RNA sequence: AGAUCAUCCAGAGCGGCUGAGGGACGGGCCCUGCGACGCCGCGGCAACCAGCACGGGUGCUCUCCACACCCGGACCAGGUGCCAAUGCCCGACCGAUGAGGA
Numbered sequence: 001a002g003a004u005c006a007u008c009c010a011g012a013g014c015g016g017c018u019g020a021g022g023g024a025c026g027g028g029c030c031c032u033g034c035g036a037c038g039c040c041g042c043g044g045c046a047a048c049c050a051g052c053a054c055g056g057g058u059g060c061u062c063u064c065c066a067c068a069c070c071c072g073g074a075c076c077a078g079g080u081g082c083c084a085a086u087g088c089c090c091g092a093c094c095g096a097u098g099a100g101g102a
Base pairs, nucleotide, nucleotide: 013042014041015040016039017038021031022030023029025091026090027089028088043083044082045081048079049078051076054072055071056070057069058068059067093101094100
């Protein structure tokens, strides 16, 4: 400097606008004019990432405390994700034979 990394099968939706496709690709199976997909508003779910009480370990120390690091982590909810189907299933795919990705 470039690239990449925040979500088990659980959970959670209403209203407005729009108007024909949508679930990335192939196969399947589904959703959809009883209005899908998308956009906007408001609401909600979870606890993934970060942080925090606290507990354990190691270091430091004569010892303890404090401090630092590692592991675990209640409550909270800042970030993020999600609110048809396991983020649908299987296969393939993309990426640098990578971390990984939709």
Notes
Model confidence (mean pLDDT): 79 of 100. The RNA shown here (SAM riboswitch aptamer (S box leader)) has 102 nucleotides and comes from an Actinomycetes bacterium. NCBI's taxonomy places the organism under Bacteria, Bacillati, Actinomycetota, Actinomycetes.